[in-house]
RNA sequence: UAAUCGUAAGGCGAUGGAGUUCGCCUGAACCGCCGCUGCAGCGGCUGAUGACUCCUACCAUUUC
Numbered sequence: 001u002a003a004u005c006g007u008a009a010g011g012c013g014a015u016g017g018a019g020u021u022c023g024c025c026u027g028a029a030c031c032g033c034c035g036c037u038g039c040a041g042c043g044g045c046u047g048a049u050g051a052c053u054c055c056u057a058c059c060a061u062u063u064c
Base pairs, nucleotide, nucleotide: 009026010025011024012023013022016055017054018053019052020051021050032045033044034043035042036041
């Protein structure tokens, strides 16, 4: 100096918060999809969850 492991604590899983749970990461995990196009750029689409439940926001329909 580099790699690996351990401890403590924490972080992340395409838009907010809480609970439960799963997976991943140790300075990384993570940073959606499609089409055009010579990289880059342009256009379009779905979803507030990794998964479940609830709340909030947004959207659609119906009733008062």